[in-house]
RNA sequence: UUCGCGGAAGAGUCCGGCGCCUCAAAACGCCGGCGCCGACGGCGCAACCGCCCCGGAAACGCUCAGGCAAAAGGGACCGCGCA
Numbered sequence: 001u002u003c004g005c006g007g008a009a010g011a012g013u014c015c016g017g018c019g020c021c022u023c024a025a026a027a028c029g030c031c032g033g034c035g036c037c038g039a040c041g042g043c044g045c046a047a048c049c050g051c052c053c054c055g056g057a058a059a060c061g062c063u064c065a066g067g068c069a070a071a072a073g074g075g076a077c078c079g080c081g082c083a
Base pairs, nucleotide, nucleotide: 001083003081004080005079006078007077012034014033015032016031017030018029019028035068036067037066041064042062043061044060048056049055050054
């Protein structure tokens, strides 16, 4: 370092329309709008670092992508284990 296991945050199920269904609605799906998040990725500055004048570079910044009820999924990082 890879792999396996465990832990792991943040932010609207906000508004409107259409569809489905229905007596009507809700839920659900799709579209649009605005508001947010930052710990995958990406980009930027550069603290810092090194084999040092050349390189590597963040948990900082920006939010393009991504994400914002619960669940699921993802998840930097941390712990443990094998090789």
This is a predicted structure of an 83-nucleotide RNA (Glycine riboswitch aptamer) from uncultured Roseiarcus sp. Its mean pLDDT, the model's own confidence on a scale to 100, is 82. The RNAcentral record of the sequence draws on MGnify. Lineage of the source: Bacteria > Pseudomonadati > Pseudomonadota > Hyphomicrobiales > Roseiarcus.